The RNA shown here (transfer RNA) has 73 nucleotides and comes from a Lachnospiraceae bacterium. It was read from a public genome assembly. Its Rfam family is "tRNA". Rfam links the family to the GO term triplet codon-amino acid adaptor activity. The prediction has a mean pLDDT of 83.
């Protein structure tokens, strides 16, 4: 220098052919218990790495940039 791949909640991930942003763990509140653990119910929490474009509509498609991993030289 070139190719591939990943980036979504505090963490680990899902998200189909473009049309409701979800789950587990964790956090908080409450019930059960003398108390803890366990368990049950509920709640908060991500405008999807940044910018631009296409579209009626983008986490998803296209371009540029950033970062990590990897391959070639």
């Nucleotide at each position: 220098g070139g190719g591939g791949u990943a980036u979504u909640a505090g963490c680990u991930u899902a998200g189909c052919u473009g049309g409701g942003a979800a789950a587990g763990c964790g956090u908080c509140u409450g019930g059960u218990u003398c108390g803890c653990a366990a368990u049950c119910a509920g709640a908060a929490g991500a405008c999807c790495g940044g910018g631009g474009g296409u579209u009626c509509g983008a986490g998803u498609c296209c371009c540029c940039c950033a970062u990590g991993c990897u391959c070639c030289a």